[in-house]
């Protein structure tokens, strides 16, 4: 210096007017004010209500193991398979429980079967599955011996199954025996196996205060959701439906101190977990966190100087992305102009 | 804010349950007839099945993600 592979950051900064939401303050004023994804709402979990959510079916969702965690479908470590010279990267439960599917092509698409071919034989008929050939996909690969002509018929290896011992938490390896092989692909096709999941959602729930016709009509226990069983309340002034009325987007809590953030040390290989000091960090509610100028940075475009190139100075002009909180938080996904770091890995030169 | 559900031809819908050459009415366009022209016969599917990946030989259909669209939901009693 190429080339790449993985993680991991920033995502402008300073001062000036003029402004917007909130919080203190009689008042002057003085403080705080988006994000790495605040997004899609795709996953989990807090919280609140209905039993402090139970019990079976139904349905959904997950898939090597092992851990990590409030908890995931997340992350981390490993285990087998594939891809890469390699740093890395990808995929993963069961086709031998059972149903069903595999268009066209081809003899056959899976209880089998036989077109060309191969042998036998005068023929009729038999006997083979090596070879062609159809196809995404053809019944273990290759080699050898063995036949009429073949074939796990036989036998080496190499793969498959089983059982047995060892190693490991486990997946799973490793070794030895036995079986000529019985099992083609799809389960992001019904399904069968392990594990998980009650239901709405902050328009949740709560308090308060105005209003009016505290009406009318149907069903009915009702919470209770798809169903059944259970439990709790209740026996009508109930309660669910519609329809009519009232209010006018009415105040307050829920709402922001939490699985919070920053640093250190300790345990772990790692996710992570402990500890021990310090901090307080938007809470708006038809929605506030902008605009304008100057100065500095980041990049590109002219001009001009340095003799030209490349740095570099002067001036001049331009560009700066995605997108934006709405009960919170862990995660995944997607979308982003431009910059930066850090580890590894290959190939070249040089010393 | 939250919840459902939807995208096939110019429009209206079908093929999606259980993956096998994307089709049907209307429109449209050509041709016949006619002096022109409607009617009528007739002959043409005119398509990125929103999009992108995947999973299969094979995807409108399954699977995940993105786009775009429509419905619902206030309190009092």
């Nucleotide at each position: 210096g190429g080339a790449g592979u993985g993680a991991g950051c920033c995502g402008g900064g300073c001062g000036a007017u003029c402004g917007c939401u909130c919080c203190c303050g009689c008042a002057a004023g003085g403080g705080a004010g988006a994000g790495g994804a605040a997004a899609g709402u795709c996953c989990g979990g807090g919280c609140u209500c209905c039993a402090c959510a139970g019990g079976g079916c139904a349905g959904g969702g997950u898939g090597g193991c092992c851990g990590u965690u409030a908890a995931c479908g997340g992350c981390g470590g490993c285990g087998c398979g594939g891809a890469g010279c390699g740093a890395u990267c990808u995929g993963c439960g069961g086709a031998a429980a059972g149903u069903g599917g595999c268009a066209c092509a081809g003899a056959a698409a899976a209880u089998a079967g036989a077109c060309c071919g191969c042998c036998c034989g005068c023929a009729a008929g038999g006997g083979c599955a090596a070879g062609g050939g159809u196809g995404a996909a053809a019944u273990g690969g290759c080699g050898g011996g063995g036949u009429a002509a073949g074939a796990g018929c036989c036998c080496a290896c190499c793969g498959g199954c089983g059982c047995g011992c060892g190693a490991g938490u486990g997946a799973u390896c490793g070794c030895g025996c036995g079986c000529g092989c019985a099992u083609g692909c799809c389960a992001a096709a019904c399904c069968c196996c392990g594990c998980c999941c009650g239901g709405a959602g902050c328009a949740a729930g709560g308090c308060c205060a105005a209003a009016u016709a505290g009406g009318a009509g149907g069903g009915u226990g009702a919470g209770c959701g798809g169903c059944c069983c259970g439990c709790u309340c209740a026996c009508a002034g109930g309660c669910c439906c519609u329809c009519g009325g009232g209010u006018a987007u009415g105040g307050c809590c829920g709402c922001a101190c939490g699985a919070g953030c920053c640093g250190c040390c300790g345990c772990g290989c790692a996710a992570g977990c402990g500890g021990c000091g310090g901090c307080c960090u938007a809470g708006a509610g038809g929605a506030a966190u902008g605009a304008u100028c100057g100065c500095c940075g980041u990049c590109c475009c002219c001009g001009u100087c340095c003799c030209u190139c490349c740095c570099g100075g002067c001036g001049g002009g331009g560009a700066g992305a995605c997108a934006g909180a709405a009960c919170c938080c862990g995660g995944c996904u997607u979308a982003c102009a431009g910059g930066c770091u850090c580890a590894c890995u290959c190939c070249g030169g040089c010393a | 804010g939250g919840c459902a559900c939807c995208g096939u031809a110019g429009c209206u819908c079908a093929a999606a349950c259980c993956g096998g050459u994307a089709g049907a009415g209307c429109g449209a366009g050509g041709g016949u007839c006619u002096g022109c022209a409607a009617a009528a016969c007739u002959c043409u599917g005119c398509g990125u099945u929103c999009c992108c990946a995947g999973u299969u030989c094979a995807a409108g259909u399954c699977u995940g993600g993105g786009c775009g669209g429509u419905g619902c939901c206030g309190c009092c009693a």